């Protein structure tokens, strides 16, 4: 990539479990997705904590964590006409 075929994933929400939290696991459920497969490597963003301040729940910074369905990068892969 074609109004092709085969198949795949699964948002919100609900139940339950884990975590201080962000959020995640499992089951149900489908809003969507052509990499909505994998990877925190760069940015963004979110949470925790420490510093910071005359003070504060602010700016900013350090450290740790989350997000791949936020963007970019890396990497692997199914089908395939004209």
């Nucleotide at each position: 990539g074609a109004u092709a075929a085969a198949g795949g994933c699964a948002a919100a929400c609900c139940a339950u479990c884990u975590g201080u939290a962000a959020a995640g696991g499992u089951g149900g459920g489908a809003c969507g997705c052509a990499a909505a497969g994998c990877u925190g490597c760069g940015g963004g963003u979110c949470c925790g904590u420490c510093a910071g301040u005359a003070a504060g729940u602010a700016a900013u910074g350090g450290c740790g964590g989350g997000u791949a369905g936020u963007c970019g990068g890396g990497u692997u892969a199914c089908c395939g006409a004209a």
Overview
The prediction has a mean pLDDT of 84. A computed fold for an 82-nucleotide RNA, annotated as c-di-GMP-I riboswitch aptamer.